[in-house]
RNA sequence: CAGAGAAAAAGCCAAACCUGUCGCAAGGCAGGGACGGAAAGCCGCGGGUCCGCUGAAAGUGGAUAGCCGGGUCGCCUCU
Numbered sequence: 001c002a003g004a005g006a007a008a009a010a011g012c013c014a015a016a017c018c019u020g021u022c023g024c025a026a027g028g029c030a031g032g033g034a035c036g037g038a039a040a041g042c043c044g045c046g047g048g049u050c051c052g053c054u055g056a057a058a059g060u061g062g063a064u065a066g067c068c069g070g071g072u073c074g075c076c077u078c079u
Stems, first nucleotide, its partner, number of pairs: 002079004012037002017032006035066001041072003045069003048064006
């Protein structure tokens, strides 16, 4: 440096739900809480899904990184 893996060791994150709060909403943030996760670290670049404009189509704005792909940084072990 590359690949594989989570058996070990040190750790890390935190679903649903509850409380508070922000938002038209999807949903976000904080606390509690653990379903799970080898990137469940980060990035809205492509797709999907969800919400708004709005009632069809087209379009447009937002959300989702724990939907998939991609980019990028990274702990440990083995090869």